[in-house]
RNA sequence: UUGGAAAAAAGGUAAACUUCCCGAAAGGGUGGGACACAAAGUCUUCGGCCUAACUCCCGGUGUCAGGACAAGGCGGCAGGGUUGCCCAA
Numbered sequence: 001u002u003g004g005a006a007a008a009a010a011g012g013u014a015a016a017c018u019u020c021c022c023g024a025a026a027g028g029g030u031g032g033g034a035c036a037c038a039a040a041g042u043c044u045u046c047g048g049c050c051u052a053a054c055u056c057c058c059g060g061u062g063u064c065a066g067g068a069c070a071a072g073g074c075g076g077c078a079g080g081g082u083u084g085c086c087c088a089a
Base pairs, nucleotide, nucleotide: 001089002088003087004086012037013036017032018031020029021028022027035076041082042081043080044079047077048074049073050072055068056067057066059064
């Protein structure tokens, strides 16, 4: 540098559910817990998806109903950048 994740070694991460906390929500942090993962390390201002507080529109006028909107989120969503363990050449 290229290829691989079949097996092995050292290890790592942690879905659902759940305790407490934060948040309007989506969701996040933390402890428990393992369905899985060869990048389930990290970044993503490309796309996709979730939510709709604020704001706006509209109806009503009671602090309500409906709609739009990301500046809020998801990387364990496809793709991309970057770093890296093991095995083989």

Predicted 3D model of an 89-nucleotide RNA (c-di-GMP-I riboswitch aptamer) from a Desulfobacterales bacterium. Its mean pLDDT, the model's own confidence on a scale to 100, is 81. The organism belongs to Desulfobacterales, within Bacteria. Its Rfam family is "c-di-GMP-I riboswitch aptamer". Rfam's curators write: GEMM was predicted in a large-scale screen for bacterial structured RNA regulatory elements. The sequence was found by an Rfam model in a public genome assembly.